[in-house]
RNA sequence: GGGUUAUUAGCUCAGUUGGGAGAGCGCCUGCUUCGCAUGUAGGAGGUCGCCGGUUCAAGUCCGGCAUGAUCCA
Numbered sequence: 001g002g003g004u005u006a007u008u009a010g011c012u013c014a015g016u017u018g019g020g021a022g023a024g025c026g027c028c029u030g031c032u033u034c035g036c037a038u039g040u041a042g043g044a045g046g047u048c049g050c051c052g053g054u055u056c057a058a059g060u061c062c063g064g065c066a067u068g069a070u071c072c073a
Base pairs, nucleotide, nucleotide: 001072002071003070004069005068006067007066010025011024012023013022019056027043028042029041030040031039049065050064051063052062053061
């Protein structure tokens, strides 16, 4: 330098026709306990990497850029 691939909550990751943004763990609160842990009920937490394009509508399709991984040279 070129190819492929990944980027979604604090962490690890789903998201299957283009139309509702989610799970587990973690965090906070109530209950449970003498207290802790466990259990249970609820809650907070998101620029779907960034900039554009297509579309009535984009996490999802297209282009560029950034970062990581990997292959080739």
This is a predicted structure of a 73-nucleotide RNA (transfer RNA) from Liquorilactobacillus vini DSM 20605. It was read from a public genome assembly. Its Rfam family is "tRNA". Rfam describes the family as follows. Transfer RNA (tRNA) molecules are approximately 80 nucleotides in length.